This is a predicted structure of a 1519-nucleotide RNA (small-subunit ribosomal RNA) from an uncultured prokaryote.
Its mean pLDDT, the model's own confidence on a scale to 100, is 82.
The RNAcentral record of the sequence draws on ENA.
[in-house]
RNA sequence: AGUUUGAUCAUGGCUCAGAUUGAACGCUGGCGGCAGGCCUAACACAUGCAAGUCGAGCGAGAAAGCACUUCGGUGUGAGUAGAGCGGCGGACGGGUGAGUAACGCGUAGGAAUUUGCCCAGUAGUGGGGGACAACAUGUGGAAACGCAUGCUAAUACCGCAUACGCCCUAUGGGGGAAAGCCGCAUACGCCCUACGGGGGAAAGCAGGGGAUCUUCGGACCUUGCGCUAUUGGAAAGCCUGCGUCGGAUUAGCUAGUUGGUGGGGUAAAGGCCCACCAAGGCGACGAUCCGUAGCUGGUCUGAGAGGAUGAUCAGCCACACUGGGACUGAGACACGGCCCAGACUCCUACGGGAGGCAGCAGUGAGGAAUAUUGGUCAAUGGACGCAAGUCUGAACCAGCCAUGCCGCGUGUGUGAAGAGAAGGUUUUAGGAUCGUAAAGCUCUGUCAGUGGGGAAGAAACUAUUGGCCGAUGAUAUCAGGCAGUACUGACGGUACCCACAAAGGAAGCACCGGCUAACUCCGUGCCAGCAGCCGCGGUAAUACGGAGGGUGCAAGCGUUGUUCGGAAUUAUUGGGCGUAAAGCGCGUGUAGGCGGUUGUUUAAGUCUGAUGUGAAAGCCCUGGGCUCAACCCAGGAAGUGCAUUGGAAACUGAGCAACUUGAGUACGGGAGAGGAAAGUGGAAUUCCGAGUGUAGGGGUGACAUCAGUAGAUAUUGGAAAGAACACCAGUGGCGAAGGCGGCUUCCUGGACCGAUACUGACGCUGAGACGCGAAAGCGUGGGGAGCAAACAGGAUUAGAUACCCUGGUAGUCCACGCAGUAAACGAUGAGCACUAGGUGUUGCGGGUAUUGACCCCUGCAGUGCCGCAGCUAACGCAUUAAGUGCUCCGCCUGGGGACUACGGUCGCAAGACUAAAACUCAAAGGAAUUGACGGGGGCCCGCACAAGCGGUGGAGCAUGUGGUUUAAUUCGACGCAACGCGAAGAACCUUACCUGGAUUUGACAUCCUGGGAAUCUUUUUGAAAGAUCAGAGUGCCCUUCGGGGAGCCCGGUGACAGGUGCUGCAUGGCUGUCGUCAGCUCGUGUCGUGAGAUGUUGGGUUAAGUCCCGCAACGAGCGCAACCCCUUUCUUUAGUUACCAUCAUUUAGUUGGGGACUCUAAAGAUACUGCCCCGGUUAACGGGGAGGAAGGUGGGGAUGACGUCAAGUCCUCAUGGCCUUUAUGUCCAGGGCUACACACGUGCUACAAUGGGCUGUACAAAGGGUUGCCAACCCGCGAGGGUGAGCCAAUCCCAGAAAGCAGUUCGUAGUUCGGAUUGGAGUCUGCAACUCGACUUCAUGAAGCUGGAAUCGCUAGUAAUCGUGGAUCAGCAUGCCACGGUGAAUACGUUCCCGGGCCUUGUACACACCGCCCGUCACACCAUGAGAGUUGGUUGUACCAGAAGUCGUUGGGCAAACCCUUCGGGGGUGCAGGCGCCUAAGGUAUGACUGAUAAUUGGGGUGAAGUCGUAACAAGGUA
Repeated sequence: AGUUUGAUCAUGGCUCAGAUUGAACGCUGGCGGCAGGCCUAACACAUGCAAGUCGAGCGAGAAAGCACUUCGGUGUGAGUAGAGCGGCGGACGGGUGAGUAACGCGUAGGAAUUUGCCCAGUAGUGGGGGACAACAUGUGGAAACGCAUGCUAAUACCGCAUACGCCCUAUGGGGGAAAGCCGCAUACGCCCUACGGGGGAAAGCAGGGGAUCUUCGGACCUUGCGCUAUUGGAAAGCCUGCGUCGGAUUAGCUAGUUGGUGGGGUAAAGGCCCACCAAGGCGACGAUCCGUAGCUGGUCUGAGAGGAUGAUCAGCCACACUGGGACUGAGACACGGCCCAGACUCCUACGGGAGGCAGCAGUGAGGAAUAUUGGUCAAUGGACGCAAGUCUGAACCAGCCAUGCCGCGUGUGUGAAGAGAAGGUUUUAGGAUCGUAAAGCUCUGUCAGUGGGGAAGAAACUAUUGGCCGAUGAUAUCAGGCAGUACUGACGGUACCCACAAAGGAAGCACCGGCUAACUCCGUGCCAGCAGCCGCGGUAAUACGGAGGGUGCAAGCGUUGUUCGGAAUUAUUGGGCGUAAAGCGCGUGUAGGCGGUUGUUUAAGUCUGAUGUGAAAGCCCUGGGCUCAACCCAGGAAGUGCAUUGGAAACUGAGCAACUUGAGUACGGGAGAGGAAAGUGGAAUUCCGAGUGUAGGGGUGACAUCAGUAGAUAUUGGAAAGAACACCAGUGGCGAAGGCGGCUUCCUGGACCGAUACUGACGCUGAGACGCGAAAGCGUGGGGAGCAAACAGGAUUAGAUACCCUGGUAGUCCACGCAGUAAACGAUGAGCACUAGGUGUUGCGGGUAUUGACCCCUGCAGUGCCGCAGCUAACGCAUUAAGUGCUCCGCCUGGGGACUACGGUCGCAAGACUAAAACUCAAAGGAAUUGACGGGGGCCCGCACAAGCGGUGGAGCAUGUGGUUUAAUUCGACGCAACGCGAAGAACCUUACCUGGAUUUGACAUCCUGGGAAUCUUUUUGAAAGAUCAGAGUGCCCUUCGGGGAGCCCGGUGACAGGUGCUGCAUGGCUGUCGUCAGCUCGUGUCGUGAGAUGUUGGGUUAAGUCCCGCAACGAGCGCAACCCCUUUCUUUAGUUACCAUCAUUUAGUUGGGGACUCUAAAGAUACUGCCCCGGUUAACGGGGAGGAAGGUGGGGAUGACGUCAAGUCCUCAUGGCCUUUAUGUCCAGGGCUACACACGUGCUACAAUGGGCUGUACAAAGGGUUGCCAACCCGCGAGGGUGAGCCAAUCCCAGAAAGCAGUUCGUAGUUCGGAUUGGAGUCUGCAACUCGACUUCAUGAAGCUGGAAUCGCUAGUAAUCGUGGAUCAGCAUGCCACGGUGAAUACGUUCCCGGGCCUUGUACACACCGCCCGUCACACCAUGAGAGUUGGUUGUACCAGAAGUCGUUGGGCAAACCCUUCGGGGGUGCAGGCGCCUAAGGUAUGACUGAUAAUUGGGGUGAAGUCGUAACAAGGUA
């Protein structure tokens, strides 16, 4: 930073951006430097190499070859090789991390020790003896390997001498402050001292040499090396303090165990081992057990504190096939040594033998994965050696690998002029972009390539020359410095330098929805796929795949894994617990933690200084070296730690002495449902018995079950039993909590108030522990009136294992035990202190006043409400804190799984306490906000109900729809808001559908090209379209007379046309609807962390968010209203085609005339609560009245706010995208849209007498008319026909209005109602009425007698009823639109139904109740518990057995060194062998822990649309 929400804040998890890596994988790959490279199987290993060396310790000692030769041999090779004795080294170096939770490691200390080689120092190195290898001979064995006899040397082995400053020993002498023991005075223990006694060494070799001696070998002297003893350095062993992972679902462990004494053993202290004695030792500050792990310097990360880690390098430890054991040695219990046991591999003559790469290479195996069977000892280091030197897979180098870090390159400059070339991509078709990029021109040469040159790493040792110094008798000789010369390079002809040629050989990877830098096109169509989280994909995907472009890194880039960070998400720094996860149900109290005031001492903590240490490397700083960097070198700093030591004394601790305020005790009071026990009281219920009395009672929304004529209910008095205690009674009291309620008595706990006295910190908290602990439940025994789980019945219901009713058992009650849990809640642990107030109430007290009770002021202790600061995410808390601090305890760390499993403890059981994991999700949860919703509340409105009038639903028909049918019955519209709707009019056409016949640049548009004027007539065929044939014919404009232009027709080519094809969920426009409902918003301000609120709420009022008043709001906008049109009244103007009062005239406003009236059509006026009265807040406004044609928006229309419904329409039109292009286009004929078991909507006509028929008669308005309306007249019963005047309309026509009125007839009937249906005959329109028109006439005369449940319209010129006109239209309305005539009834009212508005409330809803959501069952998958068991691993206990080996013992067998000897032998010292202790592997028995697996089984999780119900969320319909 992203992610829970419509939005918000906070909580909380998940995820990302960073750094890191011994990495691996994918794609790609030019060079160099420096590093690194089996993390897995401590799995098994072929082959080679990795530890030898010394002849200056010793004896012995070849051969080949060469030379000579007398051919026998000799010399040389050569005292060489090889072997042996002996010395030193194989305990270092190198590898690995299995084991180990430990004095193993780290750090700081310590005392009871050892030490080969090396360095420094001291002293010495005398004199003897006996063997054994090699070798020779013999012999066994397949081999490995031996055996016997004989010979021999030593720096090999063994005595003796000598010896210090070395070791052992006290009984002599001396010292002794305190403490211990003893108990009053000495001894012991302790320390010093070696005067006495005892024990213990050695080896020679080499060089040189003047005297002296000589057996001529040498002795002797000297130098060097070696050897012996010893001191110190340095190294090693041992001991101790502190630190060092997780688990308590591991709580007790321990018998050599803990200590002592005395021995043994060791280099050395020590139960290390043994005997005896004592009974200890460890553990909640975590013993024991289990799991995991080498530790550290460091490394990675982090601001730090921390967290993770322990590759490379360095220190320590452990291990060397597995287990055990010792030997040798200075050092081992020994990687390339030994013995034994085991597993495995190999050889074998089957008797027996051999082996150990966790050394370097290498092989197999395992694995995602890790290199060459390389070179050299040149350097550094090691072993041996006097040295030369030998050995060295240590080491130095090279090889492989982008594994990492660092550096360099893949070019540079110019280059858009009259082409931003070609090409790609895209496009609104103009352009844009790749892009100065390329090309072209110019420059340079790093790297790689070729050729040439060419370092440093080398200095020593040694040899030699010169010279100095030391040892020495010495110029030999030797040792040590100095100077010169000579010799030595694996890497490697490498680093580096020069020259040459050529831009020539050298760029990829990931990403581009947000986080996160970077966008378009195509393909795909919830498919294929992507994805770190949120999430993309269902036909326009910046999210999939490809492309173009872009972004980021770059010889690498991505992915995956790891670790830290972000994460204050374990919080020491640095979190929390009323409601988000989180206060134990409550108390008493142990350990522990914390603790009042004063003085003094101390110095453990604390503070300060010094010293030592904190290895090197690393990190950091400075400087230097590789051209730079990485890397390397030098110096410094740091290393926060530990130890020792000096000082300070405030605070904490400790000791001592005091104090009273914390705490407690005593005294005096009053309050109280505090507890326990015993007794006792009345009302009520029920039952029983008795009386009165009669048909009902009871119960419910309504019923029924039930009880009652065998006498209920009701009522009167009586008796019994059990349980609970009305009123008082109170956010009153008491108690730690649970809890406690009639009254009396006894016993008893605590709190409070008051005033003094006493104790003197005795305090607070409290892990474990112990006690108390509602209801339900369990056990035993009682009791049982009422109530009442279970159960039964009756209702309700789709069902009703419920809610309601009638019954009813456990239980509820008592006694004694158990159980130990609750929303045990103030969802708030306990204690102390501090921090504004106001107002109730309970208990006690003080003051004032009163006769007294009140009232008032005030203190302490409880208990409530309101409220400031402060706190809080908000809600809220607020002296009874959730404020400010201190002390102690408990608890939390995402949701689910899970208040679960397993294990353990407790319980009679039920169960309780403790308490996980796998797996799964990206949320779960809190508070508040805006909406929506509620079978929540309040207020209000509407033909919403009610009151009325007339309908629909029943019949017949018309029309639309569904369904069905069909070749097609074209398509759309679907609750209101589809259904006489699009369609203001389907016989053809329309027409989109079906069948068939044709056509392909097209029926239509533009461009190009060729021809022709257009046009008209005609032949054949055909259903027509079309195909085909013949003729006639030449126009308009300009003209330079050649021609050109416009328009039209025909043919051709390709761009394109065309589409009522799809998508109304890609769209524009238009429309419907809520709704003509009164609402919807904004600016500024204010409030709130914020979403938001306020305004717009409130009190009135209105048709209205209309207006008034009030108000942290003040204003404004879109809506309302008004402005517009019609209508109603009047005025003025004007007067034809309209009108006609007066005058004249006529059959007739016909004509003259008139301008009064009607009317027409233009402009005005009028109505505004203006006036009066009343009410109201002095308001808005309401009620009434006057006047007026009209009165409170006069009536009607147009006018439709923000928005909702992905509402409707791609088939009006327009339009993106997709699809089609000899077809989904176009033309034509016929058919269909008109079908018909059925269902629904909307209408018409009726069912009749308020009526039907007939005759006569009166009065409209608004329209239409030249492809037209059609008068009059004639014909026809009529529809209509004929003829024909007028009218382009205030002139003529359609045109008779009808109901009405007057009269007459019918008489309640399927009719003189009703007219469907059917038959006949016609008329009209039209190319054509068969499918399929309307009308006329004659005949026919169906259903239907007022319509079930249900439902619609209407509040006044309205409903109802009556006719008239118009659009569409050739013809075709019962539909639609419009017009006038006649002309009602009713509204008490707002309880209810529906819709709407405002306020409020609840909410788990926000796709918003058509919402959300729970559980069983069924299916699939996953992990897990139980499980008869089965099978492994680890381990305990007991026992058996016991290899090798040390030790002990024995040692009858055997034996060179020393001693004695009479020389026979004996002694001494040993060896083999035997026995014993211990003990590895092994075995038996029995436990514990842990893993795998198992028929079956339990619950859990996840999954698309499954089934059944509807438990929760609203009063969720039983809170």